[in-house]
RNA sequence: UGAGCAGGCUGGACGGCCGCGGCGUCCCUCGCGGGCGUCGAGGAAAGUCCGAGCUCCACAGGGCAGGGUGCUUCGUAACACGAAGGCGGGGCGACCCGACGGAAAGUGGCACAGAAACGAAACCGCCGAUGGUCCCGCGCAAGCGGGGCACAGGCAAGGGUGAAAUGGUGCGGUAAGAGCGCACCGGCGGCCCGGCGACGGGCCGGCCGGCUAAACCCCACCCGGAGCAAUUCCGAAUAGGGGGACGAUGGCGUGGCCCGCGCCGUCCCCGGGUAGGAAGCUAGAGACGCGCGGCGACGCGCGCCCCAGAUGAAUGGCCGUCUCGGGACGCUUGGAGCGUCCUAGACAGAACUCGGCUUACAGGCCUGCUCGAUAU
Numbered sequence: 001u002g003a004g005c006a007g008g009c010u011g012g013a014c015g016g017c018c019g020c021g022g023c024g025u026c027c028c029u030c031g032c033g034g035g036c037g038u039c040g041a042g043g044a045a046a047g048u049c050c051g052a053g054c055u056c057c058a059c060a061g062g063g064c065a066g067g068g069u070g071c072u073u074c075g076u077a078a079c080a081c082g083a084a085g086g087c088g089g090g091g092c093g094a095c096c097c098g099a100c101g102g103a104a105a106g107u108g109g110c111a112c113a114g115a116a117a118c119g120a121a122a123c124c125g126c127c128g129a130u131g132g133u134c135c136c137g138c139g140c141a142a143g144c145g146g147g148g149c150a151c152a153g154g155c156a157a158g159g160g161u162g163a164a165a166u167g168g169u170g171c172g173g174u175a176a177g178a179g180c181g182c183a184c185c186g187g188c189g190g191c192c193c194g195g196c197g198a199c200g201g202g203c204c205g206g207c208c209g210g211c212u213a214a215a216c217c218c219c220a221c222c223c224g225g226a227g228c229a230a231u232u233c234c235g236a237a238u239a240g241g242g243g244g245a246c247g248a249u250g251g252c253g254u255g256g257c258c259c260g261c262g263c264c265g266u267c268c269c270c271g272g273g274u275a276g277g278a279a280g281c282u283a284g285a286g287a288c289g290c291g292c293g294g295c296g297a298c299g300c301g302c303g304c305c306c307c308a309g310a311u312g313a314a315u316g317g318c319c320g321u322c323u324c325g326g327g328a329c330g331c332u333u334g335g336a337g338c339g340u341c342c343u344a345g346a347c348a349g350a351a352c353u354c355g356g357c358u359u360a361c362a363g364g365c366c367u368g369c370u371c372g373a374u375a376u
Stems, first nucleotide, its partner, number of pairs: 001372010012322007020040008028031001042347001046358002049356005054227004066223005071085005086100001087098004101218002106216002108212003123159002125155003130152002132149007167185006186208002188205007231279004241270006250264005286305001288303006323344001324345001325343008
């Protein structure tokens, strides 16, 4: 100096004026009034995808069904999260990615092409040792030797199809072939060693059984439901409900009349619901600092701090100065520097809380590392 990899931080600052929400305090002409003080969005407040706290409902215990998770160990209140590892894949490398249990328990599926896709098979092809058959030679004959055919039969090396063809490569072997034999590699099984474990290493055995479980299934572990519009309390006006008292024993209805029954008035009491108000509501698996333990996630101890709680829902607007970028113009110029002017320049905004994950994000800063180039 070029190209990268990993991780972390930040997300304008200060001042003035006006305004808004919560809390505290004071004042008054008491109105939801004013003064003063204090606090007042984020790294994601977002998506609402996981896991919890909390509340209500359900629930003896066990099992089945159903759902979820899925390499190991650890961390955690818990997780589908995190840390450290293992294995596989990618990159020269720093490093990155992985639904990563079981296909040798059972069932199913494997389009098209192809002979054949999982219990068997052969289209082209190879062989035809053996048996058969034909020809030639020898022989009295039995037969022997040589050559042909591809009839029985053998084979799966090569070709061809396919995403995938029954372990791979090579040598031997054979009529041709084949783990048929051998060497190496891969898988599987057994034993030994190392590791808490995933797993790794060594030796032995030709044991070589296609792929597919985000197909059923098997194995291991986990799992009640609903959510702050949860839930609880206070509670009008009006209307309606229940009860009591009082009044002409009045009016109306019961299809005409009497009794009876019901309704209509005033006052009082009771209870439910609604509007509205309050609790839940922000002190918490809390923030910060230091120390200790741990590779780490994280844990423990001490100190210190209080850090939004609205409910039509506050957290804003204007002006000035500065700083970081960006743009335009001008000057000096070797990369570059200086001056003037313009421009706050992303994603986005709490609504019960917390731990994660995911997604969005202008610009700036820092740390460690890798691969090159150049100079000394």